Model confidence (mean pLDDT): 81 of 100.
A computed fold for a 74-nucleotide RNA from an Elusimicrobiota bacterium, annotated as transfer RNA.
Lineage of the source: Bacteria > Pseudomonadati > Elusimicrobiota.
The sequence is in RNAcentral, with records from ENA.
It matches the Rfam family "tRNA".
[in-house]
């Protein structure tokens, strides 16, 4: 100084070819069960999809920048 990937809930993830209301697991908290706890079961909460623009009717999802991480060349 080139070049590829990645970025989604507290964590590790999915999310197909742009389209209903953005989920799963584990964690967290309620409740049931138990003499208690643990395990099991059922529930709620938690998201400015890294940031900014842009196309579109419609963007986590395509363009562009930026900004961070990883990795290849030098």
């Nucleotide at each position: 100084g080139g070049g590829c990937a990645c970025a989604u809930a507290g964590c590790u993830c999915a999310g197909c070819u742009g389209g209903u209301u953005a989920g799963a697991g584990c964690g967290a908290c309620c409740g049931c069960c138990u003499u208690a706890c643990a395990c099991g079961c059922g529930g709620u909460a938690g998201g400015u999809c890294a940031g900014a623009g842009g196309u579109u009717c419609a963007a986590a999802u395509c363009c562009u920048c930026u900004u961070g991480u990883g990795c290849c060349c030098a």